[in-house]
RNA sequence: CGGUGGGCUAGGCCGGGGGGUUCGGCGUCCCCUGUAACCCGAAACCGUCGUCAUGCGGGGGCCGAAGCCGAGGGAAGACCUGAAAGGCAGGGAGCAAGUGCUCCAGUCCUCGUAGAAUCCCCGUCCUGGAGGGCCGACGGUUACGGUCGGGCUUCUCGGAGGAGAUGUCCGCCGUAUUUACCGGGGAAACCGGCUGAGGCCCGGAAGGGAGCAGGCUCACCCCGGACGCUCGGCGCUUUCAGGGGUGCGGGGAGGAUGGGGACUGGAGCACAAGCUUCCUGCUGGAAGGGCCGACCCGAGGCGUGCCCACCA
Numbered sequence: 001c002g003g004u005g006g007g008c009u010a011g012g013c014c015g016g017g018g019g020g021u022u023c024g025g026c027g028u029c030c031c032c033u034g035u036a037a038c039c040c041g042a043a044a045c046c047g048u049c050g051u052c053a054u055g056c057g058g059g060g061g062c063c064g065a066a067g068c069c070g071a072g073g074g075a076a077g078a079c080c081u082g083a084a085a086g087g088c089a090g091g092g093a094g095c096a097a098g099u100g101c102u103c104c105a106g107u108c109c110u111c112g113u114a115g116a117a118u119c120c121c122c123g124u125c126c127u128g129g130a131g132g133g134c135c136g137a138c139g140g141u142u143a144c145g146g147u148c149g150g151g152c153u154u155c156u157c158g159g160a161g162g163a164g165a166u167g168u169c170c171g172c173c174g175u176a177u178u179u180a181c182c183g184g185g186g187a188a189a190c191c192g193g194c195u196g197a198g199g200c201c202c203g204g205a206a207g208g209g210a211g212c213a214g215g216c217u218c219a220c221c222c223c224g225g226a227c228g229c230u231c232g233g234c235g236c237u238u239u240c241a242g243g244g245g246u247g248c249g250g251g252g253a254g255g256a257u258g259g260g261g262a263c264u265g266g267a268g269c270a271c272a273a274g275c276u277u278c279c280u281g282c283u284g285g286a287a288g289g290g291c292c293g294a295c296c297c298g299a300g301g302c303g304u305g306c307c308c309a310c311c312a
């Protein structure tokens, strides 16, 4: 220096891409494509990051000095553009069934001195401001301390099991704070934590350890209640300001050649289903073009470490 076998660590893999969204990256959404190949939770008034952006939170499996990056080439497919037919929406013009209103004439009915027409005020109605009520959405704080429990890092000691110290993270408990509290249910597939019958491992013993089932439980999920930094709504209500209208109700003035309605005929005006035609926008989308591009091949670059046994 090389080979074979075993152990370890750094590391690698458990997919990638397009559309949409965004100031921009990624994720939840839609689509395409690949592998022998991960799981759980939340996420569009969204979640998480800032060009070193290619998700966040919580857990696993496999390989292991294996591999990773990668110019360039091929390439499924998506997207953009795109003629015509067709579809949808809006507008202009013309025709127009029909409907409504006003006025005039005629006929009939009806109310009115137990108070008509007319005039004034208030309520009912609408808009806005302020407050309350009800309903719904959304939300789950922060800090300190602890001879407490556990995971990981490093160090020391021991004949095994193991013991001690250190830093950090998570949980639990306590105190204070806050809207971030209370009750119930579920809860990790062997693969979150604690406990852990039996059985298993170390040990002469004492004792210790790993841990299936079961039980409890953190994250997290669901249901109900309370609370409110916050958002929205209302067949509710108080008050203020403004508006509208004569239908209904109440009050006052007024004092009668008055008021109201139905039908028929005539005149005028307005609206208008539907039909025809034209224009504009959106949609649609053949051929072609453009821009990306899973996947495959791959020049080249980076890396190829430590320990033990045996062989040459």
Stems, first nucleotide, its partner, number of pairs: 002311007011063004015033005023050005038059004067302003072297003077292001079290003086283010098271014118253007125243008133234005138228002142176005148171005154165004181225006192217004200209003
Predicted 3D model of a 312-nucleotide RNA (Archaeal signal recognition particle RNA) from Geoglobus sp. UBA235. The coordinates come from a structure-prediction model, not an experiment, and the mean pLDDT is 75. Taxonomically the source falls in Geoglobus (Archaea, Methanobacteriati, Archaeoglobi, Archaeoglobales). The sequence was found by an Rfam model in a public genome assembly. Rfam family: Archaeal signal recognition particle RNA. The literature on the family includes a 2002 paper in Curr Opin Struct Biol by Wild et al., "Towards the structure of the mammalian signal recognition particle". The family's RNA type in Rfam is non-coding RNA gene.